This is a predicted structure of a 327-nucleotide part of an RNA (large-subunit ribosomal RNA, domain IV) from Candidatus Pelethomonas sp.
The prediction has a mean pLDDT of 91.
Rfam family: Bacterial large subunit ribosomal RNA. Gene Ontology terms of the family: ribosome and structural constituent of ribosome.

Context: one part of a larger RNA
């Protein structure tokens, strides 16, 4: 000097990103316990008191009396607590080896497919899972307890439906055309050319799809601009105009979302870029990629307080190891 352990005057978070670490709390019985609440809970809330030994009474629980110490749950083991907010309902699950979470899952909700040799999935197949199940079942998607709710747009994309119409492949069809040439014509060059064979091939028939017509948003998704207006100002219930498929309802809002921004006001502090409440000018919330609440729960995140402390002011001492020195 380092590690671990023990102790400390006064102060008590001044430390620090942050009370990280440490300290503190701790058992049993009794008293006593708030908001809120889904009436279960919250609760071990919080906050207090008691605790040894001896004698007597008593079945015991307990009651009465006495004794000792600084200290009686005498050592050890054995919750710190409270207030407010965010997120997630909850118990669970996860990155084996830097993340345990507000991520995943979850009961519940909803949409959708599937009538059974089901849909879906594995396999080349046979075959198997689904299921020895049968729509109160099984598969897929989204949402995620519960409470109150979940607005408008079907123009685009998707999906579903549509006996018409348009388009339309192979195939079928064979109008017509071409090649070849027995033959015929021509003095010749050459021309014509039946049948057969070969090639090309129009109309007409013709499925799905697409076009088209509808429906559908807890399908993918989307949910405006400019100008003016009230007898102080300011603002605009009101009006005009342009565009759209329709122009964001409720609720929430500087938010896990706010750039400007340490927004403004209030609270808390002596002092507060954080925190809480309010405002709304929402750069760029918003309703199952759910919206807003919500008791309980959480090794969750944020702010504050009490207790307590070597975290600190600011360091000191001791023990046990190690390093190091001497032999």
């Nucleotide at each position: 000097g380092c590690a671990c352990u023990g102790c400390c005057a006064a102060g008590g978070a001044a430390c620090u990103c942050g009370g990280c670490a440490a300290a503190a709390u701790g058992g049993u019985c009794c008293c006593g316990u708030a908001a809120c609440c889904u009436a279960g809970g919250g609760a071990g809330a919080a906050g207090g008191g008691a605790c040894g030994c001896c004698c007597c009474c008593g079945a015991g629980a307990g009651g009465g009396g006495g004794c000792c110490g600084c200290a009686g749950g005498g050592a050890a083991g054995a919750g710190g607590c409270c207030c407010a907010a965010g997120c997630a309902a909850c118990u669970g699950u996860u990155u084996a080896g830097c993340a345990a979470a507000a991520a995943c899952a979850c009961a519940g909700g909803u949409c959708u497919g599937u009538g059974c040799g089901a849909a879906g999935c594995c396999g080349c197949a046979a075959g198997g899972c689904g299921a020895g199940g049968u729509a109160u079942a099984c598969g897929g998607g989204c949402u995620g307890a519960c409470g109150c709710c979940u607005g408008c747009c079907c123009g685009g994309u998707g999906c579903u439906g549509g006996a018409a119409g348009g388009u339309c492949a192979a195939g079928a069809g064979g109008a017509g055309g071409c090649g070849u040439u027995a033959g015929c014509c021509g003095c010749g060059a050459g021309g014509c050319g039946a049948g057969g064979c070969g090639c090309c091939g129009a109309a007409c028939c013709c499925a799905a799809g697409c076009c088209c017509c509808a429906g559908u948003a807890a399908a993918c998704g989307g949910c405006g601009g400019c100008c003016g207006u009230a007898a102080c100002u300011a603002u605009a219930a009101c009006g005009g105009u342009c565009c759209u498929a329709a122009g964001g309802u409720a609720g929430c809002g500087a938010a896990a979302u706010u750039c400007c921004u340490u927004g403004g006001c209030g609270g808390g502090u002596a002092a507060g870029u954080u925190c809480c409440g309010c405002c709304c000018c929402g750069c760029a919330c918003g309703a199952a990629a759910g919206g807003c609440g919500u008791a309980a729960u959480g090794a969750u995140u944020u702010g504050g307080g009490c207790g307590c402390u070597g975290u600190c002011u600011c360091g000191g001492c001791a023990g046990u190891g190690c390093a190091c020195c001497c032999g």